[in-house]
A computed fold for a 346-nucleotide part of an RNA from an uncultured bacterium, annotated as small-subunit ribosomal RNA, central domain.
The full RNA is in RNAcentral, with records from ENA.
Context: one part of a larger RNA
């Protein structure tokens, strides 16, 4: 240093963005650094071949071949680099359409729990496997209209949509991101990936103020049990909700980085489109999104959205436990994160 490898065996960073750094469409021209291939010049010892010399060998020594590397010069021009001019099929911009729980902030709505008062009425009502704690004659449960609050928003709805990932679901105006499809302009390789950086990151947690219906860690009773720090059953506080501000972790899962290009079909389904048509009927397209397969890879099983056939470029493994520990060290208000080891042992 090269050779293996990453869905489930050990292993794709939760996600993007994006400097450096790598790598890069196509014509044409010089150029001559990389490259190739000519000729020259360049210790020794080492290996390695034939030989000599220590009684042999080890050593030691003669030739030769070989290491093939640097310099130096005279060349080639296919590739790669530079230079210039150019192109337009990669990238992007502009014009016109579309769908959609994409994000923000504010506005409003009906159900339903709870609660608060008022009528109506009486003896229970809740709960369980059974019970029982518990509410209740100071009048509950139930039933009728009326009020307060907080959250969450049935049906629609759908292997449907949208978004980078976390994730996003009454409804409505504002403000706001991307995507898709048609052509037609336009710029002219402007591109791909990204170590460090940055940003965004589900739910628990933490800070300071608000809120608090309902559910609910701890707690408290009551059952079960041998016991019952549980499961069940009454309660019931932080939490969940709101606004700033940390935290930065998940089985952050498609366990499957990312960008391109290539490679038979079949069926459903979202959103453009373009022809047809008695008929939103059939057909071809392009983007998504599924379901079964040919070829190939595969243990199964993936299969044009691949885990196939390749080309860039990052991450990442290297027996198991010790350990994601211990130590520094950056980070945090703390929890703790993130780096990230050896002794020993099997």
């Nucleotide at each position: 240093c090269u050779g293996g490898g990453c869905g489930u065996a050990a292993a794709g960073c939760g996600u993007g963005c994006g400097c450096a750094g790598g790598c890069g469409g196509u014509u044409a021209u010089a150029u001559a650094a990389g490259a190739c291939a000519g000729a020259u010049g360049u210790a020794a010892a080492u290996c390695c071949c034939c030989g000599g010399g220590c009684u042999c060998a080890a050593c030691c020594u003669g030739g030769g071949a070989a290491c093939u590397g640097c310099a130096u010069u005279a060349g080639u021009g296919a590739c790669u680099g530079u230079a210039u001019a150019g192109c337009u099929a990669g990238a992007g911009u502009g014009c016109g359409g579309c769908a959609g729980a994409g994000g923000g902030g504010g506005a409003u709505g009906g159900a339903a729990u709870u609660c608060c008062g008022c009528g109506u009425g009486u003896a229970g009502c809740a709960g369980u496997g059974a019970a029982a704690u518990g509410c209740g004659u100071a009048g509950a449960g139930a039933u009728c209209g009326g009020g307060a609050g907080g959250a969450a928003c049935a049906c629609c709805a759908g292997u449907g949509g949208c978004g980078a990932a976390g994730g996003c679901g009454g409804c409505u105006a504002c403000c706001u991101g991307g995507a898709c499809c048609a052509g037609c302009a336009u710029u002219g390789a402007c591109a791909c990936u990204c170590a460090a950086g940055c940003a965004c990151g589900a739910a628990a947690g933490c800070g300071u103020g608000g809120g608090g219906a309902g559910c609910a860690a701890a707690c408290a009773g009551g059952a079960u049990u041998a016991g019952a720090u549980a499961c069940c059953c009454u309660g019931g506080u932080a939490g969940u909700c709101c606004a700033c501000g940390c935290c930065c972790u998940a089985a952050a899962c498609g366990a499957u980085g990312u960008c391109a290009a290539c490679u038979g079909g079949u069926u459903g389904u979202u959103g453009g489109g373009a022809a047809u048509u008695u008929a939103c009927u059939u057909u071809c397209u392009c983007a998504g999104u599924a379901a079964c397969g040919a070829a190939g890879c595969u243990a199964a099983g993936c299969g044009u959205u691949a885990a196939g056939u390749u080309c860039g470029c990052c991450g990442c493994c290297u027996g198991g436990g010790g350990a994601g520990u211990a130590c520094g060290g950056u980070c945090g208000c703390a929890a703790g994160a993130c780096u990230g080891a050896a002794a020993c042992u099997c």